Predicted 3D model of a 477-nucleotide part of an RNA (small-subunit ribosomal RNA, 3' major domain) from a wastewater metagenome. Its Rfam family is "Bacterial small subunit ribosomal RNA".
[in-house]
Context: one part of a larger RNA
RNA sequence: UGACGGGGACCCGCACAAGCGGUGGAGCAUGUGGUUUAAUUCGAAGCAACGCGAAGAACCUUACCUGAUCUUGACAUCCCGAUGACCGCUUCGUAAUGGAAGUUUUUCUUCGGAACAUCGGUGACAGGUGGUGCAUGGUUGUCGUCAGCUCGUGUCGUGAGAUGUUGGGUUAAGUCCCGCAACGAGCGCAACCCCUAUCUUCAGUAGCCAGCAGGUUAAGCUGGGCACUCUGGAGAGACUGCCAGGGAUAACCUGGAGGAAGGUGGGGAUGACGUCAAAUCAUCAUGCCCCUUAUGAUCUGGGCUACACACGUGCUACAAUGGUCGGUACAACGGGCAGCGAAGUCGAGAGAUGGAGCGAAUCCUAAAAAGCCGAUCCCAGUUCGGAUUGUGGGCUGAAACUCGCCCACAUGAAGUUGGAGUUGCUAGUAAUCGCGAAUCAGAAUGUCGCGGUGAAUGCGUUCCCGGGUCUUGUACA
Numbered sequence: 001u002g003a004c005g006g007g008g009a010c011c012c013g014c015a016c017a018a019g020c021g022g023u024g025g026a027g028c029a030u031g032u033g034g035u036u037u038a039a040u041u042c043g044a045a046g047c048a049a050c051g052c053g054a055a056g057a058a059c060c061u062u063a064c065c066u067g068a069u070c071u072u073g074a075c076a077u078c079c080c081g082a083u084g085a086c087c088g089c090u091u092c093g094u095a096a097u098g099g100a101a102g103u104u105u106u107u108c109u110u111c112g113g114a115a116c117a118u119c120g121g122u123g124a125c126a127g128g129u130g131g132u133g134c135a136u137g138g139u140u141g142u143c144g145u146c147a148g149c150u151c152g153u154g155u156c157g158u159g160a161g162a163u164g165u166u167g168g169g170u171u172a173a174g175u176c177c178c179g180c181a182a183c184g185a186g187c188g189c190a191a192c193c194c195c196u197a198u199c200u201u202c203a204g205u206a207g208c209c210a211g212c213a214g215g216u217u218a219a220g221c222u223g224g225g226c227a228c229u230c231u232g233g234a235g236a237g238a239c240u241g242c243c244a245g246g247g248a249u250a251a252c253c254u255g256g257a258g259g260a261a262g263g264u265g266g267g268g269a270u271g272a273c274g275u276c277a278a279a280u281c282a283u284c285a286u287g288c289c290c291c292u293u294a295u296g297a298u299c300u301g302g303g304c305u306a307c308a309c310a311c312g313u314g315c316u317a318c319a320a321u322g323g324u325c326g327g328u329a330c331a332a333c334g335g336g337c338a339g340c341g342a343a344g345u346c347g348a349g350a351g352a353u354g355g356a357g358c359g360a361a362u363c364c365u366a367a368a369a370a371g372c373c374g375a376u377c378c379c380a381g382u383u384c385g386g387a388u389u390g391u392g393g394g395c396u397g398a399a400a401c402u403c404g405c406c407c408a409c410a411u412g413a414a415g416u417u418g419g420a421g422u423u424g425c426u427a428g429u430a431a432u433c434g435c436g437a438a439u440c441a442g443a444a445u446g447u448c449g450c451g452g453u454g455a456a457u458g459c460g461u462u463c464c465c466g467g468g469u470c471u472u473g474u475a476c477a
Stems, first nucleotide, its partner, number of pairs: 001477002003474003007471007015461002019425005026316008034307002042053002064302002067299004073125001077124002079121006088103005106115003127291002130289003136285002138280003141276001143274001148187006154163003167178003193268004198236007207226003212223003239262001242256005318418001322377007334365003339358002344353003384415001389410007431453007
């Protein structure tokens, strides 16, 4: 100087407290451990691994296993020789790749050859998701969006170092003010960026319809208009600017006015010096080591989906603030041409048929759901709950046995609110309700977004956890 303390002081954070909802019990989904296996590919391991890499394992993917096959190779460059092709098509054959046979067939030219392609040969080499993340780059997590981390000159100290950065206030903040052997500066904080909340202006179609006409079973449907909504460009607006009180006359704090918005308005992006030999050699790159008729390459089938069990994360429930049936209303973000697919028709349904329209403010997806209005059930393992199983169908795809999703009928398990414990959340939040997208042929209870309805509580900082500043002690460096 740090680090540590079941030392002290001050401060902060859904850290506790005050509340609301979960989890831990049940069934299922998913990940992991373990076990099993020919293989159940590999990685991730307290917080910060475990719906994680994987934004999607039937084949492919795929790295694993079985069997079959190739050896200059599936991929690249160079050299030599041969051919004029290669591609494509047909046949045989195989579990499939490999293999065998047939057919078709270049360009330029000074005719010497050249270009290109294929095949064969030779070796240089290719290849490796083989090892080492404790050899590395790059990228990422975490402390933590915490308020810190440093430098120059000066001064002090023999020196390591100190000072500045400590102190008094204040702030979300090393934010600002005052003081001070310090004076300045840098990386961080804040601001500049994006979205959102209000208004003005410009523009007015694919959007809108107030007024004027036309028009229908009905519709901005038509003429017309851009007022309004909206769309998308440019601006305005919030700055403690104004007032009062407190404070040291400061910084700032409390209250008020005006205002759509008030003291960082709300949200996002943005992550200092560093810590954890943290993670990744399987995104990629790369040193060294290792394999080279195999640890490389191709293919078939299987596996990654196993199942006594244990854990994590979720979904659905246990019901009446509910279930079922009928009627009826209101969104936003998005996506669409190898695509989205309307009306109509068929089917009880999944779906089929159909093909209008739309490269989309035009058309489609598209039904929003909870809600509201009625009817019914009457507290029960039930008209709750839907696991499991049987049968019959539908869809995608060469192909759903291992191993997909959906529909109908039948079946109708556990479960009556969950021990010790543990977790999220402070406002348009929690809770609850549906909708969309990426990946994707098909395959979400996951992920990322979107809107609808919409709470309770917060006395406070004694305690638990984490962090910051100052100070104190020294088993430690």